This is a predicted structure of a 71-nucleotide RNA (transfer RNA) from a Minisyncoccota bacterium. NCBI's taxonomy places the organism under Bacteria, Bacillati, Minisyncoccota. Model confidence (mean pLDDT): 82 of 100. The sequence is in RNAcentral, with records from ENA and MGnify.
[in-house]
Parts: sequence; structure tokens; C1' cells
RNA sequence: UGCCGGGUGGUGUAACGGUAUCACGCCAGAUUUUGGAUCUGGAAAUCGGGGUUCGACUCCCUGCCCGGCAG
Repeated sequence: UGCCGGGUGGUGUAACGGUAUCACGCCAGAUUUUGGAUCUGGAAAUCGGGGUUCGACUCCCUGCCCGGCAG
């Protein structure tokens, strides 16, 4: 440099173009003598910029970053 794959809460991981999922963690409450465990509830995310569309995590263009392959 070229090609391919990827970038989503604190972490990991889903999402035929139509309310962004689940788990762990965190916070609050219940329970418990306390803690833990358990149960209930809650906060928290789409890499940046443009475009297409009624509507974009998803499609297109471009940039940045990570990984793999080739040279």
C1' cells in the first nucleotide's frame, strides 16, 4: 500500500430497514442478626462526517481505529 473482517452501556454479546436484546457488573428496595445468595425495580450504548429512505446499528460514500491475509 491492496484485499477481507470488525468498531454497539463499565465488560461481553444480539438486532428481516420499524420501541436497540441478553448476561455480568453498578445503583435502589425486599428478604437476612450481618454479609453472601435470591427476588423486584432502575441508570447506562450504536466510532466520526455526509448521503439514500417516511424511517438507518443495518444500505451507499468518505475518514479514523483494531485484527487477519498478500506484497